[in-house]
């Protein structure tokens, strides 16, 4: 590299080392020598794990209990894996649908899809 599910208007630095760039891409608009990336430190979340409760199912047991599974809930930050930490995924691309303007296009609004990006799982 692909596929499938969730999720994407919520949170988080006046810190060190760095020294010109970044905000995925278009078109826009913005950040950035009052310090960009990218490194650490710190923070924030709560996706997987972990933890607790409860049900179902299975194994022992005469019962209660115990142990594995699966599913739900529930709070925290937990010796775990991950992820984030300008602006809504910064708007915005295809499509619809309403409302101005008025001649087949514009702009505003809503609504879907795409598309990215995280997480988990297939392969």
């Nucleotide at each position: 590299a692909u596929c499938u599910u969730a999720u994407u208007a919520a949170g988080a630095g006046u810190g060190g080392u760095g020294g010109a760039g970044g905000g995925a891409c278009u078109g826009g608009c913005c950040c950035g020598u009052u310090g960009a990336a990218a490194c650490c430190c710190a923070g924030c979340a709560a996706c997987c794990a972990a933890u607790a409760u409860a049900a179902u199912a299975g194994u022992u047991c005469a019962u209660u209990u115990a142990c594995u599974a699966u599913u739900a809930u529930a709070g925290a930050g937990u010796a775990g894996g991950u992820g984030c930490u300008a602006a809504a995924u910064c708007c915005u691309g295809c499509a619809g649908u309403a409302a101005u303007a008025g001649u087949a296009u514009a702009u505003u609004a809503c609504u879907g899809a795409a598309a990215g990006a995280u997480a988990a799982g297939a392969g």
Overview
The RNA shown here (SAM riboswitch aptamer (S box leader)) has 123 nucleotides and comes from Clostridium vincentii. NCBI's taxonomy places the organism under Bacteria, Bacillati, Clostridia, Eubacteriales, Clostridium. The prediction has a mean pLDDT of 76.